[in-house]
RNA sequence: UCAUCAAGAGCAGUGGAGGGACGUGGCCCUUUGAAACUGCGGCAACCUGCCAUUUGGUAAGGUGCUAAGUCCAACGGGAAACCGACAGAUGA
Numbered sequence: 001u002c003a004u005c006a007a008g009a010g011c012a013g014u015g016g017a018g019g020g021a022c023g024u025g026g027c028c029c030u031u032u033g034a035a036a037c038u039g040c041g042g043c044a045a046c047c048u049g050c051c052a053u054u055u056g057g058u059a060a061g062g063u064g065c066u067a068a069g070u071c072c073a074a075c076g077g078g079a080a081a082c083c084g085a086c087a088g089a090u091g092a
Base pairs, nucleotide, nucleotide: 001092002091003090004089005088010040011039012038013037014036018029019028020027024073025072026071041066042065043064046062047061048059049058050057051056070087075084076083077082
């Protein structure tokens, strides 16, 4: 810089109080065990391989992800629904 971000997918062990990116305000998860690490699964289809050639299919090699819409709001438009911006995340 560009693309995507409403869908999808968790158990166990260690650990022992926080966590949901930062700050504010909410809301929520958590001692029926938070973060973090490890193991084994799973999801997805950005890169990649293979098949097909129009945009498709398949695999899981490189990443990523696996509570809640990026958990929600703020800034602009709108009566609202919603749209956009900012910030952020992931990939190339």
Notes: Predicted 3D model of a 92-nucleotide RNA (SAM riboswitch aptamer (S box leader)) from uncultured Veillonella sp. The coordinates come from a structure-prediction model, not an experiment, and the mean pLDDT is 81. The model forms 97% of the base pairs in the Rfam consensus.